The RNA shown here (transfer RNA) has 71 nucleotides and comes from a bacterium.
RNA sequence: GCCGGAGUAGUUCAAUGGCAGAACACUACUUUCGUAAAGUAGGAAUGUGGGUUCGAUUCCCACCUUCGGCU
Repeated sequence: GCCGGAGUAGUUCAAUGGCAGAACACUACUUUCGUAAAGUAGGAAUGUGGGUUCGAUUCCCACCUUCGGCU
C1' cells in the first nucleotide's frame, strides 16, 4: 500500500427497517445479631459525520479505532 471482519450498558452477547433486551457487574431496599447467599426495585449503551426511508442498531458512503490476511 491492497483486501476483509468487528465496533450496542462497566464486561460478555442479542436485536436483519417499526418503543434496544438478557446475563454478570453496580446502587438502594427486604431478609439476618452480623456477613455471605437469596428476593424486590433502579440507573446505565447503538464509534463519528453524512445519505436513503414515513421510520435506521439494521441499508449506502466517508472517517476513526481494532483484529486478521496479502505484498
The coordinates come from a structure-prediction model, not an experiment, and the mean pLDDT is 82. Its Rfam family is "tRNA". Its family is annotated with triplet codon-amino acid adaptor activity in the Gene Ontology.